[in-house]
Context: one part of a larger RNA
């Protein structure tokens, strides 16, 4: 000087930034991921129509209540089916190199959704959930039966592009091969929906190829200790053929070879996320990796695949295993290292708030819906930074303290009283924001949708805060450590090697500037010491 700090004394006020370093230990309850009705069969509840129907009222055909039908309209539980759930958000167990961090490749790769560009978009089938009907269970849950619909499923048909086999020329490499010309074969598509009319648009689909973003792979270097760890390896090292992958590759198998790594530290053992950075120094160099960004692992522990563009998947799936719950003992259910929040454990770490307004994400033509991401708000001097806690006058140098060389001086001290001002902050009153962008729709420019202008109603958690203006009124705000030398700051008094200090030297056994009080100094200041760890 520094801290994600702790303790003790103390405490006005904001601003900005931080807040479980320990037990990757258990977790009660809430919330943290859904959306489309413009794909769909449906209607269970909510609302309108509508048809029957009874009751009231009278103006005798209408109003009013009600009761049953009806998917007819707004709409919308559950289902079907899309597209997210792989993003966002936690956490550091494990990992000493398959992380990380740079460089450099891929003649070995993939890539939803976006963007260009180019083709297509024709005809048909046969289930199935939910519904209904029935059965089993305490319950989760589960079976039968039967009905149906699609942008779900599956043929058929068109087929540009493409991909692969194979013939033939041609260029290029030492080659394995690679590019390329023509010809011929084999594969592989699709959904409809909404506005709207006779013109279409638009939201979707399929394929294709480029690109853009994301990802896989390979190599070179760098990059902790322990040699009281000196040898390690049999899928090991290579080769060949061969699975299998998106793609190489012993990644795997099958034969062959005996090879490969090491004191430039191979192997074991021990610690540990990795870096941008951060702290310290003049530097070189040391330490750290917690707040924020980037990679990477992991989601009770192990294990395993399955959907998919994407996972070996924190709020998914199976199986084992420990733990807890529930059971009517036959069986079942759960994983906060998301956010709050409880127990433990620890010197030590906050609310079981608030909004989706803003940014940003899913979904959707939108309107919007969700959203514990985020924005905000509480709660901690646990940090930095800024502000006060008055200013100016004012000596009978006042009263009290304390000390001397004591009728009397020193010093607390211009300090106080007292005068005259100010009113930051904080207290009361009154006004009061920016953060807003958006949006139905209009208008305008090119055939349309875009793409620019203008905009109805309506939209702000935070907050009636932030800021401004008044009022009153010095009023409501100063502690802490230390004073033997190191080291800025002294005397008296009590103790008497006792009681005690002490970072090191060392004070204290009767004059202690070192203990304990006290006057008075000095340092810092809403903080000041103290401990703990690091330069």
């Nucleotide at each position: 000087g520094a801290u994600g700090a702790a303790c003790g004394c103390u405490a006005g006020c904001g601003a900005c930034a931080g807040g479980c370093u320990u037990a990757a230990c258990a977790c009660a309850u809430g919330c943290a991921a859904g959306u489309c009705g413009a794909g769909g069969g449906g209607c269970a509840g909510c609302g309108g129509g509508g048809a029957u129907u009874g009751a009231a009222g009278c103006u005798u055909g209408c109003u009013u209540c009600g009761a049953u039908c009806u998917g007819c309209c707004g709409g919308c539980g559950a289902c079907c089916g899309g597209c997210g759930c792989a993003c966002g958000g936690g956490u550091g167990a494990g990992u000493a190199a398959c992380a990380c961090g740079u460089a450099u490749g891929c003649a070995a790769c993939c890539u939803g959704c976006c963007c260009g560009u180019c083709a297509c978009a024709g005809g048909g089938g046969g289930a199935u959930a939910a519904g209904c009907g029935g059965a089993a269970g305490a319950a989760a849950u589960u079976c039968c039966g039967u009905c149906u619909a699609a942008u779900a499923c599956c043929g058929c048909g068109u087929g540009a592009c493409a991909a692969c086999c194979u013939u033939u020329g041609g260029a290029g490499g030492c080659a394995u091969c690679u590019c390329u010309u023509a010809g011929g074969g084999u594969u592989c598509a699709a959904a409809g929906g909404a506005a709207g009319u006779g013109a279409u648009u638009c939201c979707g689909g399929u394929g294709a190829c480029g690109g853009a973003u994301g990802g896989g792979c390979a190599u070179g270097c760098g990059g902790c200790g322990c040699a009281u760890u000196a040898g390690c390896u049999a899928g090991u090292c290579g080769g060949c053929g061969g699975g299998g992958u998106a793609a190489c590759g012993g990644c795997c198998c099958a034969c062959c070879g005996a090879g490969g790594c090491g004191a430039c530290g191979a192997u074991g053992c021990g610690u540990a996320g990795g870096g941008g950075u951060u702290c310290u120094g003049a530097g070189a160099g040391g330490a750290a990796g917690g707040u924020c960004c980037c990679c990477c692992a992991c989601a009770c522990u192990g294990g395993u695949a399955c959907u998919g563009a994407g996972a070996c998947a924190c709020g998914g799936a199976c199986c084992a295993g420990a733990c807890u719950c529930c059971u009517a003992c036959g069986g079942g259910a759960g994983g906060c290292a998301g956010c709050a929040g409880u127990g433990a454990g620890g010197a030590a770490u906050a609310u079981u708030g608030g909004u989706c307004a803003a940014u940003g994400g899913g979904c959707g033509c939108g309107a919007g819906c969700c959203u514990g991401a985020a924005c905000c708000a509480g709660c901690c001097a646990a940090g930095u930074c800024g502000c006060g806690u008055g200013a100016g006058g004012g000596a009978u140098g006042a009263c009290g303290g304390u000390c001397c060389u004591a009728u009397g001086g020193a010093u607390u001290g211009u300090a106080a009283a007292c005068c005259u001002c100010u009113u930051u902050u904080g207290u009361c009153a009154g006004g009061g924001a920016g953060c807003a962008a958006c949006g139905a729709u209009g208008c305008c420019a090119c055939g349309a949708g875009u793409g620019g202008c203008a905009g109805a109603a309506g939209u702000g958690a935070g907050a009636g805060u932030a800021c401004c203006u008044g009022a009153a009124g010095a009023a409501a705000a100063a502690g802490c450590a230390u004073c033997g030398g190191c080291u800025a700051a002294c005397u008296c008094c009590g103790u008497g090697c006792c009681a005690g200090c002490a970072g090191c030297c060392g004070c204290g056994g009767u004059a202690a500037u070192a203990c304990g009080g006290a006057g008075g100094a000095u340092g810092c200041g809403a903080g000041c010491g103290u401990u703990a760890u690091c330069c």